[in-house]
RNA sequence: GCCUACGUAGCUCAGUUGGUAGAGCAACGGUAUCGUAAACCGUGGGUCGGUGGUUCGACUCCACCCGUAGGCU
Repeated sequence: GCCUACGUAGCUCAGUUGGUAGAGCAACGGUAUCGUAAACCGUGGGUCGGUGGUUCGACUCCACCCGUAGGCU
């Protein structure tokens, strides 16, 4: 330099013929307990890596850029 895959909550990851963004764990609050943990109930947390484009509408499609991993030379 070229090719491929990936980038979504604090962490691990879902999320398609384009149509209001979710789970588990973690955090916080509560119930319960003499107390703690486990358990149960509930709450918050995201401008979906960035900038443009297409579209009535983009996490999703297209282009470029950034980052991570792998491959080729």